[in-house]
Molecule: transfer RNA
Organism: Coleofasciculus sp. FACHB-501
RNA sequence: UGCCAGAUAGCUCAAUGGCGGAGCAAGCGGCUGUUAACCGCAAGGUUGUGGGUUCGACCCCCACUCUGGCAG
Repeated sequence: UGCCAGAUAGCUCAAUGGCGGAGCAAGCGGCUGUUAACCGCAAGGUUGUGGGUUCGACCCCCACUCUGGCAG
């Protein structure tokens, strides 16, 4: 420098153009002599940045940033 993949909740990951979810963690409550485990509840998101297409974009297009891989 080129090519490929990726960037979504604190972490690991879903979501094939029509209101962004799960597991774990953390919080609150239940259970118990207490803790853990278990059960329940609620919360947590400018979807890497900036543009574009579209009635509508996490999703499609362009540029850029960062991470990983391959080639030189």